The RNA shown here (transfer RNA) has 73 nucleotides and comes from Millerozyma farinosa CBS 7064.
The RNAcentral record of the sequence draws on ENA and GtRNAdb.
Lineage of the source: Eukaryota > saccharomyceta > Saccharomycotina > Debaryomycetaceae > Millerozyma farinosa.
The coordinates come from a structure-prediction model, not an experiment, and the mean pLDDT is 81.
Its Rfam family is "tRNA". Rfam describes the family as follows. Transfer RNA (tRNA) molecules are approximately 80 nucleotides in length.

RNA sequence: GCUCCAGUGGCGCAGAGGUUAGCGCUUCGUGCUUAUAACGCGACGGUCGUGGGUUCGAACCCCUCCUGGAGCA
Repeated sequence: GCUCCAGUGGCGCAGAGGUUAGCGCUUCGUGCUUAUAACGCGACGGUCGUGGGUUCGAACCCCUCCUGGAGCA
């Protein structure tokens, strides 16, 4: 330098153009317990890597760039 893959709460992931962007873990509160753990219930936390474009409508499609990974040279 070229090709490909990935980027979504603190972490790991789902979401194949339309509904309120969900799940698990973590954290916090609470119930249970003598207490802790486990378990039950609840809550906080995201403007979906950046900037544009297409569309009535974009996390999803297209382009640029950024970051990480794999391969080729």